[in-house]
RNA sequence: CUGGCGGAACGGGCAAUCGCUGGUGGAUUCGGCAACGGAUCUGCUGGAGGAAAGUCCGGUCUCCGUAGAGCAGUGUGCCGGCUAACGGCCGGGGGGGCUCGAUCAAAACGGGUUUCACGGAAAGUGCCACAGAGAAUAUACCGCCGCUGGGUUUCGGCCUGGAGGUAAGGGUGAAAAGGUGCGGUAAGAGCGCACCGUGCCAGCAGUAAUGCGGGCAGCAAGGCAAACCCCACGCGGAGCAAGACCAAAUAGGGGUGGAGGGGCGGCUCGUCCUGAUCGACACCCGGGUAGGUUGCUAGAGCUUGUCAGUAAUGACUCGCCCAGAGGAAUGAUUGCCAUCUUUCUUCGGAAAGACACAGAAACCGGCUUACAGUUCCGCCAGUGCU
Numbered sequence: 001c002u003g004g005c006g007g008a009a010c011g012g013g014c015a016a017u018c019g020c021u022g023g024u025g026g027a028u029u030c031g032g033c034a035a036c037g038g039a040u041c042u043g044c045u046g047g048a049g050g051a052a053a054g055u056c057c058g059g060u061c062u063c064c065g066u067a068g069a070g071c072a073g074u075g076u077g078c079c080g081g082c083u084a085a086c087g088g089c090c091g092g093g094g095g096g097g098c099u100c101g102a103u104c105a106a107a108a109c110g111g112g113u114u115u116c117a118c119g120g121a122a123a124g125u126g127c128c129a130c131a132g133a134g135a136a137u138a139u140a141c142c143g144c145c146g147c148u149g150g151g152u153u154u155c156g157g158c159c160u161g162g163a164g165g166u167a168a169g170g171g172u173g174a175a176a177a178g179g180u181g182c183g184g185u186a187a188g189a190g191c192g193c194a195c196c197g198u199g200c201c202a203g204c205a206g207u208a209a210u211g212c213g214g215g216c217a218g219c220a221a222g223g224c225a226a227a228c229c230c231c232a233c234g235c236g237g238a239g240c241a242a243g244a245c246c247a248a249a250u251a252g253g254g255g256u257g258g259a260g261g262g263g264c265g266g267c268u269c270g271u272c273c274u275g276a277u278c279g280a281c282a283c284c285c286g287g288g289u290a291g292g293u294u295g296c297u298a299g300a301g302c303u304u305g306u307c308a309g310u311a312a313u314g315a316c317u318c319g320c321c322c323a324g325a326g327g328a329a330u331g332a333u334u335g336c337c338a339u340c341u342u343u344c345u346u347c348g349g350a351a352a353g354a355c356a357c358a359g360a361a362a363c364c365g366g367c368u369u370a371c372a373g374u375u376c377c378g379c380c381a382g383u384g385c386u
Stems, first nucleotide, its partner, number of pairs: 001382010012337007020047012049357001053368002056366005061239004073235005078092005093118001094116008119230002124228002126224003141170002143166003147162006178196006197219001198217004203212003243294004253285005260274005301320002305316004339354006
């Protein structure tokens, strides 16, 4: 320098004008005894994100409820740690892929990187498409082997059949019943042996997952649990439209009194309507609705430093306050600058275009997904120069 991988930070800036919304102060005015509240104008000040998104996990909070136990259902699943908790994160172990080293070359081995729902398949049940002779009680299609029948012959063989042996070789398949090699055999076969693998037994190292070497066993036990299932552990449900408080008009409800009540503008008379089975009318009480208030933003909070720890993270500490709307504000226009792309150039620059994904709604911790462009750090590989 090039390529790749991983991580971190940012994700337009400044100014002017006009608005929107929260807080706080002032003036005017209205209501009120006052406290205070409303309206208008105005000063100061706060006003989206790294994902505010998807709503996929985990919690705080709230109500229903008492959820102790069991069943059902559902989720998680190597080991250790972190955390309020988690299906998250950190560290470790094991398996697979890629790459580099090593090697004559490959395997084993080592470095780097990446990835894995990574408990149990000798508890039981079930499934294994297509192809293939045979797919879990293994299997005989081709081939191989000895025995045997027939035909043919140039006597070397060749063709064809039968009953058998054989899982070495070919072929099919994702998978063919341990692998490689030597021996062995008619040909073969864990039939025998060595190594590897597998299982069992103890040993050593490690908190553990697991690793290492040893002995025994000839191998019995193919794959699938993201099939049922088994084992261990977790989980009550609904969600801020949760919930709490204040509370109008109208229409219901309950209680007490109750023979009157109302119209014909005031009074008297008169008259009309209505009313004690169905209670007119008056007063009181209570629930719900509209509406208002609250929940509502000081928190597992942000930040500085020190210490502990490989790390996730934790402890202490300096400083800070950082949106709270409710059909839902956080915006628009203009100018200059920055960034990127293209074109032109007198190489000074100029012009045009672009400037992402997306927008809080009770609040946190994660995961996942989207994203123009910019900067920084680490690792690996290659190349060049010294």

Record summary: This is a predicted structure of a 386-nucleotide RNA (Bacterial RNase P class A) from Candidatus Sulfopaludibacter sp. SbA3. NCBI's taxonomy places the organism under Bacteria, Pseudomonadati, Acidobacteriota, Bryobacterales, Candidatus Sulfopaludibacter. It was read from a public genome assembly, where an Rfam model found it. The prediction has a mean pLDDT of 77.